[in-house]
RNA sequence: GGGCCCGUAGCUCAGCGGUAGAGCAGUUGCCUCUUAAGCAAUUGGCCCCUGGUUCGAAUCCAGGCGGGCUCA
Numbered sequence: 001g002g003g004c005c006c007g008u009a010g011c012u013c014a015g016c017g018g019u020a021g022a023g024c025a026g027u028u029g030c031c032u033c034u035u036a037a038g039c040a041a042u043u044g045g046c047c048c049c050u051g052g053u054u055c056g057a058a059u060c061c062a063g064g065c066g067g068g069c070u071c072a
Stems, first nucleotide, its partner, number of pairs: 001071007010024004018055001026042005048064005
């Protein structure tokens, strides 16, 4: 330098054009002598950035930035 893949909650990931979800973690309560485990409730993201298309974009397109794999 070329090709491909990825970037969404603190972490691991779903979502594939119509107002963003799960598990774990966190918080509160219950239980317990206490801790852990268990049970219930609950907080948390304007989706890497900038433009474009569209009535409408996390999602499609272009260019950046970052990460990974691969070829030379």
A computed fold for a 72-nucleotide RNA from a marine sediment metagenome, annotated as transfer RNA.
It matches the Rfam family "tRNA". It is annotated as a transfer RNA.